[in-house]
Notes
c-di-AMP riboswitch aptamer (ydaO/yuaA leader) from Firmicutes bacterium UBA5493, 145 nucleotides, folded computationally. The prediction has a mean pLDDT of 80. Of the family's consensus pairs, 92% are formed in the model.
């Protein structure tokens, strides 16, 4: 000097989930986020083919396929894998562009909810570790004169 691996979290990222008061892990107000909830509007149909909510997370095709129906053939098919698309995040000031890279889940309500002022109500968790100032515009800090 270069590369790889590991640890840590002043710092940083996903997310609403970060601060303050408080002896406190209790509790509180502000703040942020979510749900329910009139008129008007929307809707004119809906109701097991259930329906709905948080979230970016919905969907296409191909292959495998428990099991079932059928009994010549074939059909249905939970789930799994792969490649995509809608959509979303990151690459350390902000925005737009470029390039690269990753995600594209999970959970909840319980037959029930359009919007929705007043009003009612819930949450403030959990997890993680990127490193291109490449172009343009802007903002800011420091030093020197």
């Nucleotide at each position: 000097u270069a590369g790889a691996u590991g640890a840590a979290a002043u710092c940083u990222c996903c997310g609403a989930a970060g601060a303050c008061c408080g002896c406190a892990u209790a509790g509180g107000g502000a703040g942020u986020g979510g749900g329910g909830g009139a008129a008007c509007c929307a809707g004119u149909c809906u109701u097991u083919u259930g329906g709905g909510g948080u979230g970016a997370a919905u969907u296409u095709u191909g292959c495998c396929g428990a099991g079932g129906c059928a009994a010549c053939a074939g059909c249905c098919g939970a789930g799994g894998c792969a490649a995509g698309a809608a959509g979303g995040g990151c690459g350390a000031c902000u925005u737009g562009g470029g390039c690269g890279u990753c995600c594209g889940a999970a959970c909840c309500c319980g037959u029930c909810a359009g919007c929705u002022a007043a009003c009612c109500u819930c949450a403030c968790a959990g997890g993680a570790g990127u490193a291109c100032a490449c172009c343009a515009a802007g903002c800011g800090u420091g030093u020197c004169g």